[in-house]
RNA sequence: AAAUAAUUAAUGGGAUGCUUUCAUAUAAGUCUAGAAAUAUGGUCUAGAUGUCUCUACGAGGUUACCGUAAAUAAUCUCUCUAUGAUAGUGUGUUAGCUAUGG
Numbered sequence: 001a002a003a004u005a006a007u008u009a010a011u012g013g014g015a016u017g018c019u020u021u022c023a024u025a026u027a028a029g030u031c032u033a034g035a036a037a038u039a040u041g042g043u044c045u046a047g048a049u050g051u052c053u054c055u056a057c058g059a060g061g062u063u064a065c066c067g068u069a070a071a072u073a074a075u076c077u078c079u080c081u082a083u084g085a086u087a088g089u090g091u092g093u094u095a096g097c098u099a100u101g102g
Base pairs, nucleotide, nucleotide: 003100004099005098007096008095009094010093011092015091016090017089018088019087021085022084023083024082025081026056029049030048031047032046033045034044035043041066042065050057058078059077060076061075062074063073064072
């Protein structure tokens, strides 16, 4: 000297981590089969479908309805994931200081 560590400043062109916001998808939806509960109940399991699309497809309520039977309906709130854009901040890069090293 190279190099390593810490730190300061600048930069953020490329790559990249995290986060913010927006857009698209999907409506955290629909359908079918089986099993289960019964007004203090209305659930569970599996399959299909839905996306230029991987994953996921739940939770908490409210109202109505069903007079004891096998069937629910409407509605509100809360995400994740994929892709693209956007902004911030790090990694990074450059330069300097200090220490190690020699």
This is a predicted structure of a 102-nucleotide RNA (Purine riboswitch aptamer) from Lysinibacillus alkalisoli. RNAcentral holds the sequence, with entries from Rfam. The source organism's lineage runs through Bacteria, Bacillati, Bacilli, Caryophanales and Lysinibacillus. Rfam family: Purine riboswitch aptamer. Clan: Purine riboswitches.